[in-house]
Formats: sequence, C1' cells, structure tokens
RNA sequence: GGGUCGGUAGCUUAGAUAGUAAAGCGCCUGGUUGAAGCCCAGGAGACACGGGUUCGAGCACCGUCAGGCCCA
Repeated sequence: GGGUCGGUAGCUUAGAUAGUAAAGCGCCUGGUUGAAGCCCAGGAGACACGGGUUCGAGCACCGUCAGGCCCA
C1' cells in the first nucleotide's frame, strides 16, 4: 500500500424489512439482615468521528480514525 472483519452502556454481547436501542455482569437508591451477602423493587448509563441519501439511519452509501486477520 491492497483486501477483509467487526467498532452499540464501565465490561461481554443482541438489535427484524431503516420506524420508541435490549439483555447479562457491574454501578446507584430503597426493602430485607444485628451487619454483609443472597434475594425483591426501582433507577442512571451507549450507537467511533464527519458527510450525504431518506419523512425517518445502529442498520444502506461516501470519507476518516483506531483495532484484528490475510496479501504485498
């Protein structure tokens, strides 16, 4: 340099035909306990960045960035 794969919450992963972004662990609050854990109820928290298409983009298009693999 070329090709290819993925980039979504603190971590690990979902996300349909483009139409309110989901779960587990973790975190916070309350309940429970002598206290803590377990358990129960509730809550906060994310689409790598920029652009265009579209009524509407995590998804489809272009570019950039960082990473894995292959080729040179």